[in-house]
RNA sequence: UCAGCAGGCCGGAUGGUCGCUCCGCCUCUUGUUUUGCGUAUCCAGGCGGGGAGGAAAGUCCGGGCUCCAUGGAAGCACGGUGCCGGAUAACCUCCGGCGGGGGCGACCCCAGGGACAGUGCCACAGAAAGCAAACCGCCCUCCGAAGCCUCGGCCGAGGAGGGUAAGGGUGAAAGGGUGCGGUAAGAGCGCACCGCGUCGUUGGCAACAAGGACGGCACGGCAAACCCCACCGGGAGCAAGACCGAAUAGGGGCGGCGCGGGAGCGGGAGACCGCUGCCAGUCGGCUUUCAGACCAGUCGCCCGGGUUGGUUGCACGAGGCGCGCCGCAAGCCGCGCCCGAGAUGAAUGGCCAUCGUCCCUCACUGGACACAGAACCCGGCUUACAGGCUUGGUGACAUG
RNA sequence: GGGCGGUUAGCUCAGCCGGAAGAGCGCCUGGUUUACACCCAGGAGGUCGGCAGUUCGAGCCUGUCACCGCCCACCA
Numbered sequence: 001u002c003a004g005c006a007g008g009c010c011g012g013a014u015g016g017u018c019g020c021u022c023c024g025c026c027u028c029u030u031g032u033u034u035u036g037c038g039u040a041u042c043c044a045g046g047c048g049g050g051g052a053g054g055a056a057a058g059u060c061c062g063g064g065c066u067c068c069a070u071g072g073a074a075g076c077a078c079g080g081u082g083c084c085g086g087a088u089a090a091c092c093u094c095c096g097g098c099g100g101g102g103g104c105g106a107c108c109c110c111a112g113g114g115a116c117a118g119u120g121c122c123a124c125a126g127a128a129a130g131c132a133a134a135c136c137g138c139c140c141u142c143c144g145a146a147g148c149c150u151c152g153g154c155c156g157a158g159g160a161g162g163g164u165a166a167g168g169g170u171g172a173a174a175g176g177g178u179g180c181g182g183u184a185a186g187a188g189c190g191c192a193c194c195g196c197g198u199c200g201u202u203g204g205c206a207a208c209a210a211g212g213a214c215g216g217c218a219c220g221g222c223a224a225a226c227c228c229c230a231c232c233g234g235g236a237g238c239a240a241g242a243c244c245g246a247a248u249a250g251g252g253g254c255g256g257c258g259c260g261g262g263a264g265c266g267g268g269a270g271a272c273c274g275c276u277g278c279c280a281g282u283c284g285g286c287u288u289u290c291a292g293a294c295c296a297g298u299c300g301c302c303c304g305g306g307u308u309g310g311u312u313g314c315a316c317g318a319g320g321c322g323c324g325c326c327g328c329a330a331g332c333c334g335c336g337c338c339c340g341a342g343a344u345g346a347a348u349g350g351c352c353a354u355c356g357u358c359c360c361u362c363a364c365u366g367g368a369c370a371c372a373g374a375a376c377c378c379g380g381c382u383u384a385c386a387g388g389c390u391u392g393g394u395g396a397c398a399u400g
Numbered sequence: 401g402g403g404c405g406g407u408u409a410g411c412u413c414a415g416c417c418g419g420a421a422g423a424g425c426g427c428c429u430g431g432u433u434u435a436c437a438c439c440c441a442g443g444a445g446g447u448c449g450g451c452a453g454u455u456c457g458a459g460c461c462u463g464u465c466a467c468c469g470c471c472c473a474c475c476a
Stems, first nucleotide, its partner, number of pairs: 001396003005392006012355007020051008031042001033040001053371001057382002060380005065237004070291007078233005083097005098112001099110004113228002118226002120222003135168002137164007147154002176194006195217001196215004201210003241312004251303007260279002263276005281294003305475003319338006326331001356369004401472007410425004419456001427443005449465005
């Protein structure tokens, strides 16, 4: 210098002017509501302050919060996760490591448990596809056409029987790989190395790694097929939920579970009523069990009616920034400082000027300004994104 | 804002446990008819919404993106 890798940050700036929304203070009572008046509230005006994002998005995960449920335990069903260790409120997240794969390298990618628990699948092609198989080829034995011959034989197309998984061919996959020996040809048949399996040893918290002995190979793939194992998980969601106000027909139909049983005591003339405790029943998907609560309605669906209002939940939180300690890191802890949006037909904007970046052009003039807009809140993931700044590695070439 | 469902031929829809996808209507051609319709015979028409992944192999399994549709408030 060029090429490439990984991480972090920003994502138009400044000024003027006209507006929007929220909060606080002040003014005006001219207006609105209410009231007997005042107070108060709304409106209006003034001043001061706050006002979109790294993804606010997709709603793909996890949690807080709220309601439903009286809590605990066990099991079943359903769903999810899946190398090991750590972080965390939790996670399909993050960090570190292990194994496998790719790249010269920096570095990148992997849903990465179990296929001797069981079931299932492996289409087509191919001879054979799951306690394998002989199509071509190779080799051996026997028979043997034609031909040759010194008539003893030679050579042998072809046929039959057998051996062989080394070679060809099919396939995604053909029952270890390479080499040497061996053999009629072959073959873990024998040997060396590699792979694989079993059992010890050493290191490591572990995943795993290194090395040793034995075994001649027996054990193919698919679990993002069912499944097995381990672990985790109640359901619904701020249109949850709570309060106030207005209005209506304070309604109708269907269904589920109930208002049960017996005992004692008391009252009463009696019907019956009250109390106590027992059994039954109900109590978040189901079942069982333990403890507990409940006793008169409650729940679900459908049809119909009314309203389209206000307050709250709702802005101090697993919050942000800085420094320090521990840790390789994710992160944890301590101290200090700060408060930084809250709409509800839904604010956060429009215009002008200068600068910035990019495009066209010799230049001027000119054109353009990425993706995208909070809605209860947070931690992640994924997806979209013009351009810019910055840090640390790597490779090649050149120079010193 | 939140929660569900779907996307396969021109239209409406099937497609089981993964092995290269069908039905009805429609369209085209031929026959029948004087002609048209009905009818008969034959045919065309599909990146299975897009992109990745798992697998030998994906409409089907998994992830992600896009598009379309449905539901919900309060009171008695």

This is a predicted complex of two RNAs, RNase P RNA and transfer RNA, with 476 nucleotides together.
Rfam match: Bacterial RNase P class A. The family's RNA type in Rfam is ribozyme.